[in-house]
RNA sequence: GGUGGGCACGGCGAUGGGGCUCGCCUUGAACCGCCCACCCCGGUGGGCUGAUGGCUCCUACCUCGUG
Numbered sequence: 001g002g003u004g005g006g007c008a009c010g011g012c013g014a015u016g017g018g019g020c021u022c023g024c025c026u027u028g029a030a031c032c033g034c035c036c037a038c039c040c041c042g043g044u045g046g047g048c049u050g051a052u053g054g055c056u057c058c059u060a061c062c063u064c065g066u067g
Base pairs, nucleotide, nucleotide: 010025011024012023013022016058017057018056019055020054021053033048034047035046036045037044038043039042
């Protein structure tokens, strides 16, 4: 110096924060949703769901009802 493995910390899991938990990544990383059409090989246009990876709470947003 290179490669491989383990641990800790850290980061990530399509929109915010807290707790618990699962998975992934080790910085050239994990991650960056879906559908349709056109163009032609990834660009353009249109449409749709969701604040969670999962559970739960708060906040924001949406729908309905009541005062």
This is a predicted structure of a 67-nucleotide RNA (Fluoride riboswitch aptamer (crcB RNA motif)) from an Actinomycetota bacterium. The model forms 100% of the base pairs in the Rfam consensus. The source organism's lineage runs through Bacteria, Bacillati and Actinomycetota. The coordinates come from a structure-prediction model, not an experiment, and the mean pLDDT is 79.